[in-house]
């Protein structure tokens, strides 16, 4: 250098091209004597620029950054 996957929440993951969820984490509240646990909210996310579309997390390009695999 060549090919190939991958990039969503603090972390591990979901998402027929049509209202981006979920578990732990964090935070308030219940509950305790206090505390953990259970148990009810609550706030957080689509790497980045473009293109396609009525509409993009999805589909195309370029850049970025990890990861594989060749020389």
């Nucleotide at each position: 250098g060549c090919g190939g996957g991958c990039g969503u929440a603090g972390u591990u993951c979901a998402a027929c091209g049509g209202u981006a969820g979920a578990a732990c984490a964090u935070u308030g509240g219940c509950u305790u004597c206090c505390a953990a646990a259970c148990c009810c909210g609550a706030a957080g996310a689509u790497g980045u620029g473009a293109g396609u579309u009525c509409a993009a997390u999805u589909c195309u390009c370029g850049c970025c950054g990890c990861c594989c695999g060749u020389g």